Record summary: A computed fold for an 80-nucleotide RNA from a Nitrospirota bacterium, annotated as Fluoride riboswitch aptamer (crcB RNA motif).
[in-house]
RNA sequence: UCUCCUGCAGGCGAUGGGGUUCGCCUUUAACCGCCUCGGCCGUCUCCGGUAUUGCCGGGGCUUAUGACUCCUGCUUCCAU
Numbered sequence: 001u002c003u004c005c006u007g008c009a010g011g012c013g014a015u016g017g018g019g020u021u022c023g024c025c026u027u028u029a030a031c032c033g034c035c036u037c038g039g040c041c042g043u044c045u046c047c048g049g050u051a052u053u054g055c056c057g058g059g060g061c062u063u064a065u066g067a068c069u070c071c072u073g074c075u076u077c078c079a080u
Stems, first nucleotide, its partner, number of pairs: 009026005016071006033061008042052002044049001
């Protein structure tokens, strides 16, 4: 210096925080929802393309949990 394993610790599980717990990851990682339109590479093709995987961009929609619970925020209904 590099590689592997283990421990501790940390991070993550589509919008905030606390507690408990589960799972995942070790910074080259885990994680990053859905609908629609356009563009790009590729594929298919009757060669006409209103088709299609992925990526990028525009627009729109739902949920504050991975799970339980509490607080805060948002939304709907009812009562005072």

It matches the Rfam family "Fluoride riboswitch aptamer (crcB RNA motif)". Rfam links the family to the GO terms response to fluoride and positive regulation of gene expression.